Description
This is a predicted structure of a 351-nucleotide part of an RNA (small-subunit ribosomal RNA, central domain) from a wastewater metagenome. Its Rfam family is "Bacterial small subunit ribosomal RNA".
[in-house]
Context: one part of a larger RNA
RNA sequence: CUGGGCGUAAAGAGUUGCGUAGGUGGUAAUUUAAGUGAAUAGUGAAAUCUUGUGGCUCAACCAUAAGGCUAUUAUUCAAACUGAAAUACUUGAGAAUGAGAGAGGUCACUGGAAUUCCCUGUGUAGGAGUGAAAUCCGUAGAUAUAGGGAGGAACACCAAUGGCGUAGGCAGGUGACUGGCUCAUUUCUGACACUGAGGCACGAAAGCGUGGGGAGCGAACGGGAUUAGAUACCCCGGUAGUCCACGCCGUAAACGAUGGAUGCUAGCUGUUAGGAGUAUCGACCCUUCUAGUAGCGAAGCUAACGCGUUAAGCAUCCCGCCUGGGGAGUACGGUCGCAAGAUUAAAACUC
Repeated sequence: CUGGGCGUAAAGAGUUGCGUAGGUGGUAAUUUAAGUGAAUAGUGAAAUCUUGUGGCUCAACCAUAAGGCUAUUAUUCAAACUGAAAUACUUGAGAAUGAGAGAGGUCACUGGAAUUCCCUGUGUAGGAGUGAAAUCCGUAGAUAUAGGGAGGAACACCAAUGGCGUAGGCAGGUGACUGGCUCAUUUCUGACACUGAGGCACGAAAGCGUGGGGAGCGAACGGGAUUAGAUACCCCGGUAGUCCACGCCGUAAACGAUGGAUGCUAGCUGUUAGGAGUAUCGACCCUUCUAGUAGCGAAGCUAACGCGUUAAGCAUCCCGCCUGGGGAGUACGGUCGCAAGAUUAAAACUC
């Protein structure tokens, strides 16, 4: 390299969006002849190879004759398939019109419960905490209770196997702006499609920079316990941080550990959104069609577990990745970053 693979054994990039190059590409007829197929001719050195014959007593070896050397050039022919040219079509794709659901996003305003703190009143000796304690708070009046105030963060019930989003993720309420999706009609365009090396964009938490904010929680740190010790688990405190704005970082068990697209292959049961039919005054019920989301399960697949129309089944196209364990996702070099570090990525040696 061919091959074999990628849910759990090594292996799907965090994610798709936009998408370059490239690869692949719907239906019908026409032309062309680049690929493709056939015929003829030339070249295709010698040695080697195959077959026949001969020479060393045989063989290896040698000689000789024929063939072959899967290639290439030219000419002619064919036109199914691929390509190319021009034409048409509507099922793929997109648009239009009419409905619909939703924690999709950004910004602004706003609500109540609770914690903490402050002020005032009532009230008196405890409170807090634990396995048990102690550190801690409290006669300078705590805890409890009532009224008032401040401030920050998160949104009980609804709530779900539920919804939305490409993924990360998204939940009090209202408004403004805004993205995508589904259903129905089959009105329009007419292959406009799929994938996508590089590239651009987004990307939890933690962390970093500048400026704010700081209620609760809480790395580090201090103290009390436990213990042989206890740099922990438990307790009392508590700084960064957690929150906001702007800028970086670019990683996660970023998981469905399952790349994307298209088609095909038994069913059953829930649930969400929409449509049609039936029924009805109407809604519900019932039947059915799409699109999602769950639980089982035929065939099939799988080493097994399991997957099973949301495939890990049967096929096609494109991309990424793997090739024994350790060394090592490390060193060196490059790129990026303020740094932390990220990314790309070996070898010696060893089993």